[in-house]
RNA sequence: GGAUCCGUGGCUCAAUGGUCAGAGCGUCGGACUCAUAAUCCGAGGGUUGAAGGUUCGAGUCCUUCCGGAUCCACCA
Numbered sequence: 001g002g003a004u005c006c007g008u009g010g011c012u013c014a015a016u017g018g019u020c021a022g023a024g025c026g027u028c029g030g031a032c033u034c035a036u037a038a039u040c041c042g043a044g045g046g047u048u049g050a051a052g053g054u055u056c057g058a059g060u061c062c063u064u065c066c067g068g069a070u071c072c073a074c075c076a
Base pairs, nucleotide, nucleotide: 001072002071003070004069005068006067007066010025011024012023013022018056027043028042029041030040031039049065050064051063052062053061
């Protein structure tokens, strides 16, 4: 340099172009317990990597850029 894939709460991942972007774990509060763990109930936490475009409507489609992974080429 070329190709493919990925980027969404703290972490791991969902989400047909259309209801308020959800789940598990973690965190915080409460219940339970002599206490802790486990279990149960509740809460908070996201500008969906960035900027544009298409569309009545974009996490999803298109373009560019940024970051990461794999493969290929180059190494003067």